[in-house]
This is a predicted structure of a 177-nucleotide RNA (c-di-AMP riboswitch aptamer (ydaO/yuaA leader)) from Frankia sp. Hr75.2. RNAcentral holds the sequence, with entries from ENA and Ribocentre. The same sequence occurs in records of 3 taxa. The model forms 96% of the base pairs in the Rfam consensus.
C1' cells in the first nucleotide's frame, strides 16, 4: 500500500426523538506485493465505531383577515450615529425579580422558606384502547424587553435516560374444524 468482506444483537419504558440512503474517516478479518491475478470466494477468534449531507415521517417556534385582548405598556448597562448646555430618538451590544417559549412538571396555605409539609390538580405505569388498584414523578432549560389565535409563508428537533409486568372490560393475531 492494494483488494474484498463485516462495523453488532433480543423484549419492553418516559420522551417527537423513528425508518431508508449517499460520502469520507476509524477498527477487525481475509488475500495479495507494486496496474498489486478482473470477477467469484472469503471459516473461527476478533472487532462492533465516528463526522458531513439527503429523503420519508414524527414533534416544535415564528407568522393575516376575522375573532380576541387594548387601565397596559415604554426594564437597566455600555458603545457609536445624531443633537449639542441638555433631554428625546437611532443603531449595535450585554443584563433579567417585566413578558414569553418547549414540558405533565402547577394553584393555594402552612413552616424551621437554596426549602420542607399538606390539600386540590396534572403525568408516567406490556403487547389498539379503557376502568380500577398499588407504585411512581411534579424536573430542567431556552428567547432576552419581544411574539394572542393565525391560512400562504418560513424555521428549528429528531436527544436523553431507564427496566416495567395485579385486577377487570375488550380488541387484533395465530392455529385447528
Nucleotide at each position: 500500500c492494494c483488494g474484498g468482506g463485516c462495523g453488532a444483537c433480543a423484549c419492553g419504558c418516559c420522551g417527537a426523538a423513528u425508518c431508508c440512503u449517499g460520502c469520507c474517516c476509524c477498527g477487525c478479518c481475509c488475500g495479495g506485493u507494486g496496474a498489486a491475478c478482473a470477477a467469484c470466494a472469503a471459516a473461527c477468534c476478533u472487532c462492533a465505531g465516528g463526522g458531513c449531507g439527503g429523503g420519508a415521517g414524527c414533534g416544535g417556534g415564528g407568522g393575516a383577515a376575522c375573532c380576541a385582548a387594548c387601565c397596559u405598556u415604554c426594564g437597566g448597562g455600555c458603545g457609536u450615529c445624531g443633537a449639542u448646555c441638555a433631554c428625546a430618538g437611532a443603531c449595535g451590544u450585554c443584563c433579567u425579580c417585566g413578558g414569553g417559549g418547549u414540558g405533565a412538571a402547577g394553584u393555594c396555605g402552612c413552616g424551621u422558606a437554596g426549602c420542607g409539609c399538606g390539600a386540590c390538580c396534572g403525568g408516567g405505569u406490556a403487547a389498539a384502547u379503557c376502568c380500577c388498584a398499588g407504585c411512581c414523578c411534579g424536573a430542567a432549560c431556552c428567547c432576552g424587553a419581544c411574539a394572542g389565535c393565525u391560512a400562504a409563508c418560513u424555521u428549528c428537533g429528531c436527544a436523553g435516560g431507564c427496566g416495567u409486568g395485579g385486577g377487570g372490560a375488550g380488541g387484533g393475531g395465530c392455529a385447528u374444524c